Context: one part of a larger RNA
Molecule: small-subunit ribosomal RNA, 3' major domain
Organism: metagenome
Formats: sequence, structure tokens, C1' cells
RNA sequence: UGACGGGGGCCCGCACAAGCGGUGGAGCAUGUGGUUUAAUUCGACGCAACGCGAAGAACCUUACCUAGGCUUGACAUGCAUGGGAAAGCCCUGAGAAACCAGGGCCCCUCUUCGGAGUCCAUGCACAGGUGCUGCAUGGCUGUCGUCAGCUCGUGUCGUGAGAUGUUGGGUUAAGUCCCGCAACGAGCGCAACCCCCGUUCCCAGUUGCCAACGCGUAAUGGCGGGGACUCUGGGAAGACUGCCGGUGCCAAACCGGAGGAAGGUGGGGACGACGUCAAGUCAUCAUGGUCCUUACGUCUAGGGCUACACACGUGCUACAAUGGUCGGUACAGUGGGUUGCGAGCCAGCGAUGGCAAGCCAAUCCCUUAAAGCCGCCCUCAGUGCGGAUUGGAGGCUGCAACUCGCCUCCAUGAAGCUGGAAUCGCUAGUAAUCGUGGAUCAGCUACGCCACGGUGAAUACGUUCCCGGGCCUUGUACA
Repeated sequence: UGACGGGGGCCCGCACAAGCGGUGGAGCAUGUGGUUUAAUUCGACGCAACGCGAAGAACCUUACCUAGGCUUGACAUGCAUGGGAAAGCCCUGAGAAACCAGGGCCCCUCUUCGGAGUCCAUGCACAGGUGCUGCAUGGCUGUCGUCAGCUCGUGUCGUGAGAUGUUGGGUUAAGUCCCGCAACGAGCGCAACCCCCGUUCCCAGUUGCCAACGCGUAAUGGCGGGGACUCUGGGAAGACUGCCGGUGCCAAACCGGAGGAAGGUGGGGACGACGUCAAGUCAUCAUGGUCCUUACGUCUAGGGCUACACACGUGCUACAAUGGUCGGUACAGUGGGUUGCGAGCCAGCGAUGGCAAGCCAAUCCCUUAAAGCCGCCCUCAGUGCGGAUUGGAGGCUGCAACUCGCCUCCAUGAAGCUGGAAUCGCUAGUAAUCGUGGAUCAGCUACGCCACGGUGAAUACGUUCCCGGGCCUUGUACA
């Protein structure tokens, strides 16, 4: 000087408390451990691994296993020799295919006629490796933590390590600002500058809108038209403790108020200082070293990654009446769409199929949002709750759904009556609850993830205690 303390002081955070909803019990989904296996590819392991890499494992993917093949190779560059257009396509035999053997079709372009381009064969340099080392590395990322800190120049003090500044008194979300001070300044961080939302104005008016006028319809901005309004998308204004009162040191600031759409950081996002964890990644990529080279490379078929006595994590659905079934009825916002979205009509109980309009989309479609509201039934029962499991019949995608896809219908109806110790999230348009869209994608094991809107709470006395963190101080046999 740090680090640590079941030392002290001050302060903060959904850290506790106050409250709401969960997890832990059940069934299922998913990840992991373990076990099993020819293989169940690999990585990730307290927080910060475990719906994680994977935003799509039937083949492919695929890295694993078994079996069958190839050896200048599936891919790149160059050289030498030989050959031809090569390549490609077709046929035959064996075969699971790859591949091997044989046969046929085809007979290139340029040219100074030497050759060149291109391809094959052979040979040589080499290729190739998701083999190892993240403790050799780059890059990227997690975490402490959006915590308020981390440093430097000069000066001063100290023999020196170093200190001072950065401590102190106030204040703040903040090393934010003010005052004081052997310090005076500065840098990286904080804040602001950037994006979205909330108010108003200006400009613009199609595919969007429809107040006034007119036309027309069973009805609809459907049409003429209009720019008022909504909206779209470009610009501008607006919030700065600016104003008033009080407190405070005539400070910074805090409390209250006015005006205002918004008030003291208005809400949200992007943004992550010096560093820590030899944190994670050699399997995104790059890369040093090392290892393999008729195999640890590469091709193909089938299997596996989907196993199952168990254990754990994360979720979904429930256990019901604030509910369930049925009928009627209302209101969104993101997004996506041409080998695509598909209206409408017809067939089917349905998944879906047939025909097919429109739309490269503010135009057409996905697209009926659901909870909600109105009405009938159910009356506390393992039930008209719950839907696992199983049988049967179908549909769709795809070369192919046996291992191992999703969906529909009929039948079947399991556990489960609110969950021990323990434990998680959340402070407002939040939690809770309801549906919707998208990426990946032929299809889908999505109940995941990311986004969108609808309905919409309760509680915070307080900082003693648990956890994490910041500053000062103190002890130390630790560095």
C1' cells in the first nucleotide's frame, strides 16, 4: 500500500421487511448428472453450467458407432510426363449406396500452328484434420457492475515503499456539485450529446383518413371530391430547479407550490472506466506449438445424438365455481408473404383437399385476437374438474415418418383436492393474467426464444437482521 475481520461509523441495491404471484408435491415437455450402449459426438459446472452453444438432430445437419469404399484425395495452388476435348449423359453386371468393371453417345475455343485455355491419368511439391493444448495466443463474450470508481503531470511531504491531490463539512443517482484544505490542474469513467415513447406546431397527402357538399348501395370512403380530423414521416418547439415561498453558510442543494402534455435523471433503450476470475470459447473464425498422413483425411449406407432403475435444474398444463361447456357479441398492436401469403366457393365432423380472385403489398392475404360482455346448463362430486396414457381411423410435409415428425376425429380416461425442509421473481402500465406475430424452418417434437398489444393490482413502517456493493477508520502472526 492492499486484502481480510462472527471490528467500528456513514450510505446504497426487490438485499431484508411490507405485499402479490410462483418453484419444491402431480402429469408432461426440455436441459443436465448418472447408468446403459457398438455409439449414445463435443463443449458449458456456485452466483456467472443445466429450454446454455442448438433461431429447428427422421436422411442431410453430424463432428459419434458399425459396415463397405477412395488415396494428390471431397477442396486450393504449382511443376513434370502422357493423352484427349474434357466434363457430362445413357446402358449393362455386382452392390445398400459410395464405388468398381465393361460398353455406347458426344468430339471444344483461340492460334503467329510452336502452343495456350480446359480436363483426365501418372508422378512430385502438397492438400486435409470439429485431432490435442483457451494454462502458448488474437478476436469475441460472461461476471463483479451502470457499482462510482481508476489514474496521470507538476508541486509539496517522506531515507524509502509511498502519501498528498481522491481526505474533511454539506449534497447528489453519481469522485454530482458547493465550501474548506499543500496542493494546482488533467485524463478514462458519471452526466449530456444518439434512438424510441409522451404534448403542440409547421410541411407533405397515397395505397392511409372522411368533417362539410354531391352520387350510389342491402351494406361498406364504394365513387366525385376534400386536407379539417386520425394516421403516416420529415422538421421545429418544449423542461432549464427557469419562476415563487421556505430551509440551508448570502453556497451547492433539499422541501413545498404555480404554470404545464410532461418536474426535478419525465419513462425506456443503446452505451460497461482501470481491472478481477490463468472465468468461457483452438467446435464460428484466425493462429504458435504438437500429433495423424492408404488415415485422427475423405465418400457412402444403416444406426446413434431420441436409450432409462434413478437424481437435479428450467418450464407447460392442472388440481376447479373469480370455474367448466355451449350459443351470441365487442375491441388491438407488432410483424411476415412470389418454388410465398392465399380471399371466396365446393367436399369433409375435422385435420385437410379441389377449383381459384387478389397481392412483390399503409392497396391483397396471413387476420375470426383472446381474456371481456350477454344468456342457458353444471352445484362441490376425482365431477360435465383434469387431461396423461393406450387402442382404432385418417390428414400433411418429405426420396423416405419402423427406430424417431406434427396435426385431426372416435374411444379410453391416469396422477392430481394447492404441495415438507427450503427457495425464486416483481416497486407501475410493473407483477399477475389474456391472446397475437416473427426468426430458424420441406415438416416439426416451440410448452423454448425474441418481440407485440389487451385487462390490470397490492405493498414499502423502516434499515436491527440475511446477501452483494461503495467511502472513511481500526486490528492483523496474510501478500